[in-house]
RNA sequence: GGAGGAUCUGGAGACCGUCGCGGUGACGCUUGCGUCAUCGAGGAAAGUCCGAACUCCUUCGGGCAGCAUGCUCGCUAACGGCGAGGCGUGGUAACGCGAUGGCCAGUGCAACAGAGAAUAGACCGCCUCAACCGCCCUUCUUUUGAAGCCGGUUGCGGUAAGGGUGAAACGGUGCGGUAAGAGCGCACCGCCCGAGCGGUGACGUUUCGGGGCUUUGGUAAACCCCAUGCGGAGCAAGACCAAAUAGGGAAGUCAGAUUCGCGAGCCGCCCGACUCGCGGAACUCCGGUUCCGGGCUUCCGGGUAGGUUGCUAGAACCUCACGGCAACGUGGGGUCCAGAGGAAUGACGGUCCCCCUCCUUGGAGGGUGAACAGAAUUCGGCUUACGAGGGUCCUUCGAUC
Repeated sequence: GGAGGAUCUGGAGACCGUCGCGGUGACGCUUGCGUCAUCGAGGAAAGUCCGAACUCCUUCGGGCAGCAUGCUCGCUAACGGCGAGGCGUGGUAACGCGAUGGCCAGUGCAACAGAGAAUAGACCGCCUCAACCGCCCUUCUUUUGAAGCCGGUUGCGGUAAGGGUGAAACGGUGCGGUAAGAGCGCACCGCCCGAGCGGUGACGUUUCGGGGCUUUGGUAAACCCCAUGCGGAGCAAGACCAAAUAGGGAAGUCAGAUUCGCGAGCCGCCCGACUCGCGGAACUCCGGUUCCGGGCUUCCGGGUAGGUUGCUAGAACCUCACGGCAACGUGGGGUCCAGAGGAAUGACGGUCCCCCUCCUUGGAGGGUGAACAGAAUUCGGCUUACGAGGGUCCUUCGAUC
């Protein structure tokens, strides 16, 4: 100097002045205003994807179903998050990515090509035998001819080493063996089982033994199995005040015994426990019937949608020390940084700063300073969108000393 990797900062601003808006506090007063002070929209406020705080509704417990997560160890209020590792994979590397438990529990699926794709398989090829044909040479034969050897065709059989198909072919290399071959045998690997050693663990291992002499191909973001976990609804949750209407109408139900059995009570089902299942009047053939009130469930209809609160002091933030590789934890000190309510947080000017262009070492001009984009109960994460500039560390290549 080139090329890369990781990470931090930053968020287009700061100060002053004039005017305007909202909160809080103080003061004043004509109680509704005024004056002064102070604060006032992000790193994602977005998505509504996870987890919670908080509020309300669930009688308690168990099982099934359903859903979610999925290597190990830590962090955290918790999480599907974060940190550090293991294994796999991409890259020379720094580093990146992984929907990362199980395919010898079971059931499925894999086009085409190919003989055959997981209870595999013979297309080409190789080999033995038989028949037929040819026939240099050799032997036998009186001659024709026969046999051996060699070559070709067909058929039965053997083979899965070589070749082919395919993304992938049921271990690899070498030696021996065989008619030709094959873990057929052997050696070394591979794979499986067990032990040792290291590690909290996932796992690792240039340690040792055994093995069938080769059984375990892929796919679980296929069904499934295993492990762990899981009430529902949500600030439009809820609480209070005031006001108004039609304390409207209809249907169903309020069980049965004397210790049995019916119904209701949670998110779908089941089981167990527990709790509850009404009052009055009249009549009565004493079995009940009728009426009124009340509870529960469902439907029709009507009124109100106004105000206060929830609503911002928090699992909060900054900083220092210690512990930890880190995430983070413990302790000390400091700070208060929006709470609107149809929804405030703005406009103008100047200086500095930043960016762009031109000229050259300093000046001139321009710039809504135009990225993505506005709080609405709050917080921890994840995901997505997005400017300029700057810093730190690491890897690799080249040159020079």
Description
Predicted 3D model of a 401-nucleotide RNA (Bacterial RNase P class A) from an Acidobacteriota bacterium. It matches the Rfam family "Bacterial RNase P class A". Rfam's curators write: Ribonuclease P (RNase P) is a ubiquitous endoribonuclease, found in archaea, bacteria and eukarya as well as chloroplasts and mitochondria. Its best characterised activity is the generation of mature 5'-ends of tRNAs by cleaving the 5'-leader elements of precursor-tRNAs. It is annotated as a ribozyme. Of the family's consensus pairs, 95% are formed in the model. The organism belongs to Acidobacteriota, within Bacteria.